c-di-GMP-I riboswitch aptamer from a Deltaproteobacteria bacterium, 78 nucleotides, folded computationally. The coordinates come from a structure-prediction model, not an experiment, and the mean pLDDT is 86.

RNA sequence: UGCGGACAAAGCCAAACCCGCCGCGAGGCGGGGACGGAAAGCCUUCGGGUCUCCUGGGGAGACGGCCGGGUUGCCUGU
Numbered sequence: 001u002g003c004g005g006a007c008a009a010a011g012c013c014a015a016a017c018c019c020g021c022c023g024c025g026a027g028g029c030g031g032g033g034a035c036g037g038a039a040a041g042c043c044u045u046c047g048g049g050u051c052u053c054c055u056g057g058g059g060a061g062a063c064g065g066c067c068g069g070g071u072u073g074c075c076u077g078u
Stems, first nucleotide, its partner, number of pairs: 002078004012037002017032006035065001041071003046068003049063006
């Protein structure tokens, strides 16, 4: 560096749900909480998908824990 990920070790993140706050909404933030995750770290100005709002045409948003992709990283096997 490439390709892997365990009956290894040290750790990390945090679903649903509850409380508070923000938002028309999808949803977001903080606290609690763990379903799970080998990138559940980051990037929608990479592609697709689902969802929300406005709407005549059409437009504006949300989801990175929906999938693909890009990119950076811990330990370890080969």
Notes:
Taxonomically the source falls in Myxococcia (Bacteria, Pseudomonadati, Myxococcota).